[in-house]
RNA sequence: AGAGUUUGAUCCUGGCUCAGAUUGAACGCUGGCGGCAUGCCUAACACAUGCAAGUCGAAGGCUUUCGGGCUGAGUAGAGCGGCGGACGGGUGAGUAACGCGUAGGAAUCAACCUGGUAGUGGGGGACAACUUGGGGAAACUCAAGCUAAUACCGCAUACGCCCUGAGGGGGAAAGCGGGGGACCUUCGGGCCUCGCGCUAUCGGAUGAGCCUGCGUAGGAUUAGCUAGUUGGUAGGGUAAAGGCCUACCAAGGCGACGAUCCUUAACUGGUCUGAGAGGAUGAUCAGUCACACUGGAACUGAGACACGGUCCAGACUCCUACGGGAGGCAGCAGUGGGGAAUAUUGGACAAUGGGCGCAAGCCUGAUCCAGCCAUGCCGCGUGUGUGAAGAAGGCCUUCAGGUUGUAAAGCACUUUCACUUGGGAAGAAAAGCUGACCGUUAAUAGCGGUUAGCCGUGACAUUACCUUGAGAAGAAGCACCGGCUAACUCCGUGCCAGCAGCCGCGGUAAUACGGAGGGUGCGAGCGUUAAUCGGAAUUACUGGGCGUAAAGCGCGCGUAGGCGGUUUGUUAAGUCAGCUGUGAAAGCCCCGGGCUCAACCUGGGAACUGCAGUUGAUACUGGCCGACUAGAGUACGAGAGAGGGAGGUAGAAUCCCAUGUGUAGCGGUGAAAUGCGUAGAUAUAUGGAGGAAUACCGGUGGCGAAGGCGGCCUCCUGGCUCGAUACUGACGCUGAGGUGCGAAAGCGUGGGGAUCAAACAGGAUUAGAUACCCUGGUAGUCCACGCCGUAAACGAUGUCUACUAGCCGUUGGGAGACUUGAUUUCUUAGUGGCGCAGCUAACGCAAUAAGUAGACCGCCUGGGGAGUACGGCCGCAAGGUUAAAACUCAAAUGAAUUGACGGGGGCCCGCACAAGCGGUGGAGCAUGUGGUUUAAUUCGAGGCAACGCGAAGAACCUUACCCGGGUUUGACAUGCUCGUAGUAUCUGCCUGAAAGGGCGUGAGAUCCUCUCCCGAGGAAGCGAGCACAGGUGUUGCAUGGCUGUCGUCAGCUCGUGUCGUGAGAUGUUAGGUUAAGUCCUGUAACGAGCGAAACCCCUGCCCUUAGUUGCCAGCGGGUAAAGCCGGGCACUCUAGGGGGACUGCCGGUGUCAAACCGGAGGAAGGUGGGGAUGACGUCAAGUCAUCAUGGCCCUUACACCCGGGGCUGCAAACGUGCUACAAUGGCGGGUACAAAGCGUAGCGAACUCGCGAGAGGGAGCCAAUCGCAAAAAGCCCGUCCCAGUUCGGAUCGGAGGCUGCAAUUCGCCUCCGUGAAGUUGGAAUCGCUAGUAAUCGCGGAUCAGCCACGCCGCGGUGAAUAUGUUCCUGAGCCUUGUACACACCGCCCGUCAAGCCAUGGGAGCCGAGAGUGCCCGAAGCCGCGAUCCCAACCGUCAAGGAGGGUAGCGUCGAAGGCAAGCUUGGUGACUGGGACUAAG
Repeated sequence: AGAGUUUGAUCCUGGCUCAGAUUGAACGCUGGCGGCAUGCCUAACACAUGCAAGUCGAAGGCUUUCGGGCUGAGUAGAGCGGCGGACGGGUGAGUAACGCGUAGGAAUCAACCUGGUAGUGGGGGACAACUUGGGGAAACUCAAGCUAAUACCGCAUACGCCCUGAGGGGGAAAGCGGGGGACCUUCGGGCCUCGCGCUAUCGGAUGAGCCUGCGUAGGAUUAGCUAGUUGGUAGGGUAAAGGCCUACCAAGGCGACGAUCCUUAACUGGUCUGAGAGGAUGAUCAGUCACACUGGAACUGAGACACGGUCCAGACUCCUACGGGAGGCAGCAGUGGGGAAUAUUGGACAAUGGGCGCAAGCCUGAUCCAGCCAUGCCGCGUGUGUGAAGAAGGCCUUCAGGUUGUAAAGCACUUUCACUUGGGAAGAAAAGCUGACCGUUAAUAGCGGUUAGCCGUGACAUUACCUUGAGAAGAAGCACCGGCUAACUCCGUGCCAGCAGCCGCGGUAAUACGGAGGGUGCGAGCGUUAAUCGGAAUUACUGGGCGUAAAGCGCGCGUAGGCGGUUUGUUAAGUCAGCUGUGAAAGCCCCGGGCUCAACCUGGGAACUGCAGUUGAUACUGGCCGACUAGAGUACGAGAGAGGGAGGUAGAAUCCCAUGUGUAGCGGUGAAAUGCGUAGAUAUAUGGAGGAAUACCGGUGGCGAAGGCGGCCUCCUGGCUCGAUACUGACGCUGAGGUGCGAAAGCGUGGGGAUCAAACAGGAUUAGAUACCCUGGUAGUCCACGCCGUAAACGAUGUCUACUAGCCGUUGGGAGACUUGAUUUCUUAGUGGCGCAGCUAACGCAAUAAGUAGACCGCCUGGGGAGUACGGCCGCAAGGUUAAAACUCAAAUGAAUUGACGGGGGCCCGCACAAGCGGUGGAGCAUGUGGUUUAAUUCGAGGCAACGCGAAGAACCUUACCCGGGUUUGACAUGCUCGUAGUAUCUGCCUGAAAGGGCGUGAGAUCCUCUCCCGAGGAAGCGAGCACAGGUGUUGCAUGGCUGUCGUCAGCUCGUGUCGUGAGAUGUUAGGUUAAGUCCUGUAACGAGCGAAACCCCUGCCCUUAGUUGCCAGCGGGUAAAGCCGGGCACUCUAGGGGGACUGCCGGUGUCAAACCGGAGGAAGGUGGGGAUGACGUCAAGUCAUCAUGGCCCUUACACCCGGGGCUGCAAACGUGCUACAAUGGCGGGUACAAAGCGUAGCGAACUCGCGAGAGGGAGCCAAUCGCAAAAAGCCCGUCCCAGUUCGGAUCGGAGGCUGCAAUUCGCCUCCGUGAAGUUGGAAUCGCUAGUAAUCGCGGAUCAGCCACGCCGCGGUGAAUAUGUUCCUGAGCCUUGUACACACCGCCCGUCAAGCCAUGGGAGCCGAGAGUGCCCGAAGCCGCGAUCCCAACCGUCAAGGAGGGUAGCGUCGAAGGCAAGCUUGGUGACUGGGACUAAG
């Protein structure tokens, strides 16, 4: 730091997703040790039990000789009293607040602590405990009596205290303990002194209360709130200011800078993340606040409205003798419950701290420790070295090997940690005791301090740490391996099972599922889930946008607000600088230190970006006082204009009415019909009526803010422009709310109604046609008044200002020049076209910006749901405006690119159409196919581009299929082991359908090596066995090769350069031309390649060479005839080599071109004709059955052999052909002329036989020699005479021939007989442009024969037509649109049906919350208190008074009740739309 994902590809926009870090976590798998931390996030749910707040001082019992003694014990301890229970500890429910944070402030208080100052005198009366007597189950309580105090109350004194009318007035206290020299004594003590207290007051420290500025969530679908409310006066109240409270007076106060209301939430230091700014968060630690079962209340006190206090009410739980009582773990443990989830009913006060105490000490679930948990962070270990036979095993394999892997084993070592043995710190400072010294003091007591010594305190703790012993011994898992993202193979599975964070994997070769091997990453952990930040510049302050991607309000005016020209002075609010205070500690960061390191702990520093105060600075901004004129405006003079409103008026046209003329149609359409018309239309003429709109001018002309505005005249009226002066002196710009205007349609009321025309009716069209077309036609269209308030209200571009090359138009105004014009130059205000820089994703914009800047407003944040629901506001309604969520998808979008497509355009071509000729489709037959049948009818091919195709030969064989019979190392290949021996080869018999099986007989080899020979071994053979063979089994969608097709169409590309962000473009486009991307010209292209063409073959003309098997002109011979012979090679021909044709020449056209047109010559003329030749690619086209081949499958069978059958089965269907339907013909007779082929297991002549197929025969020929071989159509003669025929030949019967082991299923041919359909073929459809179509025969491959009418070749005879490119079809190029790219056989919309999900409405039903009013009114404070009671003081101590209480009453007042509404959640028959769901 980025990456994946929209597309065929590209750039952008934009969302989704990932990689990182983190956590009080949870879950899954796994788990050795230690250190340091953390540990109910949920039910502020309910709690059994124990503990969590106490402490201090003072009393006795027995006995007695009343003097005392003993004991408890200096222990426990109720009550009175003091201090403390307001701290510490817990929790986060409430609270959006001066609650918190930060910085300040003034009107305050304070126990304990501390420092001053001054005191501490003298009296009095009670009440607990206790005793006695009652009540009660208990809790507890009542009455009478006794008693102390540092408890309580007067008096005295009193200042620096308080009040004050400034004279004065008021107000305190308490003692206790230690020691003691004088002096006194009632012998208690006084007195002195010390210590601890007490009182008053002033300070300090610390703590607390109060006030203020600023900061501190979301919602406007919450816009108005407020009655003690805001202020004043007086009083009350408080520690204290204050409506804090009360009375009176005034009518204020808050709010768009968001009041009020609703929802959510304790706040902060910090924590997590981030480069930062930010965002999220507020466990542990620390500061503050709030709360303590729920609600209310006060008391006590320095402090509380009090967690372990009180009272009342409520809910709940418990006890009860039913009368009444008790309780509050959000303290520490613990229990139940909830939950995905969070620990021990532990030890100790040793340390730190707290309370009390003089102290010893006591108390302390604060705290310190231990226990549990991988919850987190950190550290350590699970061994180290060596070790190749690269072991075995596993896995893979191309079978060679590779990998696991130095890994293991083996050998040599080590012992951290754990285990074990023994030792063993620090945490401890104090306190106490004994001395010394110092202070206090009269003092050597006492107390305090310093110092020395002694004594002595540890929960943790079987501690840390050290050490002994033994032994590699006890210690590794988890996730991942398609891309992102490090890491790959095999097997299984077969859109199944499953995976998945996103894209996406899985339909028989899955690196994506599951397993395995291997690998990668982390490691006592690893993954998953959840959550936060990041990446995300995806809310943009740093740091985004709005013409077309989401986004400029339809347009003005204008309030608040924001922003604002030049200049002097002043001020110092903003701004800047210095200093001061504060910004707690901890944390983060830096530098050190301590635990062996680290985590952790600790010292110092920095930082805390903030706030406040203060002193300065004054450029800029602001404030204030002045000045100015360049912005803005006013006056004056001109000007243009469909600007607006009102009134009038004109002509053309449509329609209607009346009348005349006139007669059969009119009208309408693609064509028609409905309609109108003989009751007189249309047409035409005259007159009249009425409404609406204003042709021409008219123009990217004008005006207006926009909507919009169009005949002419008049009146009223807004804005704009120009000119030259004068004046005002910043008066300006924008503009949330607000307000006005606002097309069309629509609504209301009343008019009007000619045209046009929703709805509606009819006629057409159509499969249908609720449409398009036609005939009619109502609202409406018009006017007045009032609503509505929306439009693709668009330049899809907010308003204002300034600046930034040019060129050309046009409208209005002004100025200059002269040549005075239809002239030209300059300038200004509009309005257009191009274009530079610049901008833009591109398209494009470009002084009328989308450029460069400034000011202000509006708006956007993925697609769908949805501009929808609910709520509010507006509206008569229609509806408008404001405006969500659940749910769902991984895209949706913009611009541009290349293709493809279009019932888009342009150009052009092809037997594409047209013009012709002949067919197919009808018949019979042949053949192929589908279908069907079958034991099997083997398989493949399927629009063109399958179907006389693979098959250039199915009776057996072929053959792959079926039935039956057999074989199992096999019909065939290679290797190994063993065996065999008259082995290979030839040969007989039995059985059998054959294959096979069985039994023999006789002949009978060969090769290589060694050896003298005998012989041995090997090859070959046979047998047994093992490896393996074999498969026309499967996958052509795993493949090679080969092939078809578009298409012999003219295309397809590359290098360099250039253009473009890029995909790509250019070149290859354009103008011509061509059969052609053929060539020329132009040209940011220049060249090149594959194609086209040419080169090659055949053919057409000529020359040359060579003449046998070919030929025969001349010469000679010869025959019935014949190149038959001699001879010759001239000719034909054969087959080698050359020539020839190149738009070369001429004329014209054309751009001085390419080229085209015409002509000459020539055998041939513009590619002469034909062939071979098939670019990049397309169709997952065809073929695993030609062959080859990966994977899978079979192995006594899916292999192999044999016999028989089938592939030929047949109702009807399709394709391709043959033969016909006849006279341009059939038949009979005669007669002529080819080419190209083939032939020795062959072609086979003559001759003979047969009607014939053929048979016999065997010459010749390995073929320019011989043979097949007769060419046929043609020509000549004859016959038939238009008919189912002398056409046609199917079918069937009979008789033969040939091939072959064998013609029954199932061959061909011949002869005789039979003689079917068919009389030129519907819709539709095919071929062909010249030696072509048509027609005629000939040959060949395959092959024993042949189902060949097929296929491939060969020649003979030999036409017609093309004006042309509108249309059909296919193709090419350019261009255009596109939401298509599997590419139009595309994409895609809506209803219906089915399933499922969330949601709106809904008669209602059930909760929750807040407020208002009224009723009731506990406790309690306050007030009154005439009832009742009373110790302190006064009182001649009597009466009484002062004073204090109390019943009762009153105000306030919680809970509760009633009432009507409000907010919100759940649910609801039915219902509305919405989303989603391979094959409806």
Molecule: small-subunit ribosomal RNA
Organism: metagenome